[in-house]
């Protein structure tokens, strides 16, 4: 940090400084002088990477008849030593496109608009990769 794949309705606070904005934009809606947000010292929360084990596939080697040992890789339960990460609200809601045994208006079969749903787009975190 342009790409690449996964995942994103669960979870998780206590003090001290500081002093007014913050919740990616944008509208909306929250949170905050009963001190948010940010640092900072302590605690927790989560199995994305690691890590132990089982099982299944490939491959290699050795034996010599289904064995034994490595290496790749999938699944599975587990681990919070290690590297991130995270501790308000569904990524707080929407944004663009599709759907609808619903509802409202309009007017005259179509539109608009609430909802409710499903891709998406951005966004975030991990790993890999350049």
């Nucleotide at each position: 940090u342009a790409c690449u794949c996964a995942u994103c309705g669960a979870g998780a606070c206590c003090a001290g400084c500081c002093g007014a904005g913050g919740g990616a934009c944008a509208g909306g809606c929250c949170c905050g002088a009963c001190g948010a947000c940010g640092c900072u010292g302590g605690g927790g929360c989560a199995a994305c990477c690691g890590c132990u084990u089982a099982a299944g596939a490939g491959c290699c080697u050795g034996a010599g008849u289904u064995c034994a040992g490595g290496c790749u890789u999938u699944u599975a339960c587990g681990u919070a030593u290690g590297g991130u990460g995270c501790c308000a609200a569904c990524u707080c809601c929407u944004g663009c496109g599709g759907a609808g045994u619903u509802c409202c208006g309009a007017a005259u079969u179509u539109c608009g608009g609430a909802c409710u749903u499903c891709g998406a787009c951005a966004g975030a975190u991990g790993a890999g990769a350049g």
This is a predicted structure of a 130-nucleotide RNA (SAM riboswitch aptamer (S box leader)) from Asticcacaulis tiandongensis. Its mean pLDDT, the model's own confidence on a scale to 100, is 81. Rfam family: SAM riboswitch aptamer (S box leader). Rfam links the family to the GO term regulation of gene expression.